[in-house]
RNA sequence: GAAGCCCGCCAGACCGUCGCUGGUGCAAUCGCCGAAAGGCCGCACUGGAGGAACGUCCGGACUGCACAGGGCAGCGUAGGAGGUAAUACCUCUCCACCGCGAGGUGAGGAUCAGAGCAACAGAGACGAGUCCCCGGGCCGCAAGGCACGGGGGGUGAAACGGGCAAUCUCUACGCGCAGCAAUACCAAAUAGGCCAGCGUUGAUGUGGCUCCGCGGAGCUGGCGGGUAGGUAGCACCGAGCCGGUGGGCGAUCACCGGCCCAGAGGAAUGGCGGUCACGUCCGGGCCUUCGCAAGAGGGUCCGGUCGCCACAGAAUCCGGCUUAUCGGCGGACUUCACAC
Numbered sequence: 001g002a003a004g005c006c007c008g009c010c011a012g013a014c015c016g017u018c019g020c021u022g023g024u025g026c027a028a029u030c031g032c033c034g035a036a037a038g039g040c041c042g043c044a045c046u047g048g049a050g051g052a053a054c055g056u057c058c059g060g061a062c063u064g065c066a067c068a069g070g071g072c073a074g075c076g077u078a079g080g081a082g083g084u085a086a087u088a089c090c091u092c093u094c095c096a097c098c099g100c101g102a103g104g105u106g107a108g109g110a111u112c113a114g115a116g117c118a119a120c121a122g123a124g125a126c127g128a129g130u131c132c133c134c135g136g137g138c139c140g141c142a143a144g145g146c147a148c149g150g151g152g153g154g155u156g157a158a159a160c161g162g163g164c165a166a167u168c169u170c171u172a173c174g175c176g177c178a179g180c181a182a183u184a185c186c187a188a189a190u191a192g193g194c195c196a197g198c199g200u201u202g203a204u205g206u207g208g209c210u211c212c213g214c215g216g217a218g219c220u221g222g223c224g225g226g227u228a229g230g231u232a233g234c235a236c237c238g239a240g241c242c243g244g245u246g247g248g249c250g251a252u253c254a255c256c257g258g259c260c261c262a263g264a265g266g267a268a269u270g271g272c273g274g275u276c277a278c279g280u281c282c283g284g285g286c287c288u289u290c291g292c293a294a295g296a297g298g299g300u301c302c303g304g305u306c307g308c309c310a311c312a313g314a315a316u317c318c319g320g321c322u323u324a325u326c327g328g329c330g331g332a333c334u335u336c337a338c339a340c
Base pairs, nucleotide, nucleotide: 001336002335003334004333006331007330008329009328010327012276013275014274015273016272017271018270020048021047022046023045024044025043026042031040032039033038050311055321057320058319059318060317061316062179063178064177065176074175075174076173077172078171079093080092081091082090083089094108095106096105097104098103109170110169114168115167116164117163126161131152132151133150134149135148137146138145139144183232184231185230186229193223194222195221196220197219198218205214206213207212240259241258242257243256244255245254246253247252278307279306281304282303283302284301285300286299287298288297289296290295
């Protein structure tokens, strides 16, 4: 220098301005919406997407229901040891395969329990049987046939030996079922339900308004369940983040110090302007490499121009995995070439 392999990181920065949304404080308990439950308006300070928030594929937390114990069924996992809240995840390691190598991949238990499967070729493919040669035996006049023993060629991944469990199955281990539209609480209108009282000896209603008339079977109150709606769950401190020290090959664990870090509920996290950085294209200056030259390339600076970037948008939370991704930076290592 070229090619490669593994790991880690970034995903424009700052300022101004106009908004959206969470929290805290102040102000106000006045007003507005609502039957209620409950919600809202002002000002200040402050927080406001990702490495995958994606997929919803695994595993947990949490919640409700179920549950004496054991078994069957169903689903899942599978070398060994370890990590973890747990896993199908991660680490180390053995073995197999791929790669010159750094390294990568692996559904890697069991086929003396049973079943199933194997293209083409081949006589025959897991059932049984026999394509060729030799030997002796029996039958037959013969050709030949029948059973036995020995040997061999060919086909094929595999020829009686076995293979496949990513086919059923067996073994060991794990799993109760559903999921935040879980679930808990508050709670209308209307229509059912139950109870009590009044009512055909005329109620409620109504014209009129003590009196009278019309009319004719309900009326009033309470209780209870569910729905609309509202609140919680839900973002308070957590398997939390950052740094250091120590144990361990490592995943990771222990201790110490510091920090508080989105949260809606048709769903906020944005728009505009400016400066800088970066990149594309164009023009120019300087330096430089190759070349006789024409010319081609590289570096740097200035001006203009356009872009502001890829994949992608939290929805109960967390740990993984898979998939998508313009480009850039750093580190370890491998192979080849050259120089010292």
Predicted 3D model of a 340-nucleotide RNA (Bacterial RNase P class A) from Ramlibacter sp. Its mean pLDDT, the model's own confidence on a scale to 100, is 76. Its Rfam family is "Bacterial RNase P class A". It is annotated as a ribozyme. The gene name in the source record is rnpB. RNAcentral holds the sequence, with entries from ENA. The source organism's lineage runs through Bacteria, Betaproteobacteria, Burkholderiales, Comamonadaceae and Ramlibacter.